[in-house]
């Protein structure tokens, strides 16, 4: 240096719910709270899941005809989310076997 990872040994971290803020959603944040965590440090680069305000199409609305706008649904491109789904990359505390 590369693995491994203990009923060690100092510490770190905080799921769900609860409370306030924030987003259009999904979710993000702070307290508090502790299911669990050897990277549950940090990075959306690969899969997955999740989300749709705005964007485009396509349908109801619309049996007096045509046009559209608003609403409302599906779909779609785009974007967003999650690093506590998994796999990459990075950095990092201890050291029994």
């Nucleotide at each position: 240096u590369a693995g491994c990872g203990a009923c060690a040994a100092a510490g770190g971290c905080a799921a769900a719910c609860u409370a306030c803020c924030u987003g259009a959603g999904a979710g993000g944040g702070u307290a508090g709270g502790a299911c669990g965590c050897a990277a549950a440090g940090c990075c959306a680069c690969u899969g997955g899941u999740c989300c749709a305000c705005g964007c485009g199409g396509c349908c109801g609305c619309a049996g007096c005809a045509c046009c559209a706008c608003a609403c409302g649904g599906c779909c779609g491109a785009u974007g967003g989310a999650u690093a506590g789904c998994a796999g990459g990359g990075u950095u990092a505390c201890c050291g029994a076997a």
This is a predicted structure of a 97-nucleotide RNA (c-di-GMP-I riboswitch aptamer) from a Nitrospiria bacterium.
It was read from a public genome assembly, where an Rfam model found it.
Taxonomically the source falls in Nitrospiria (Bacteria, Pseudomonadati, Nitrospirota).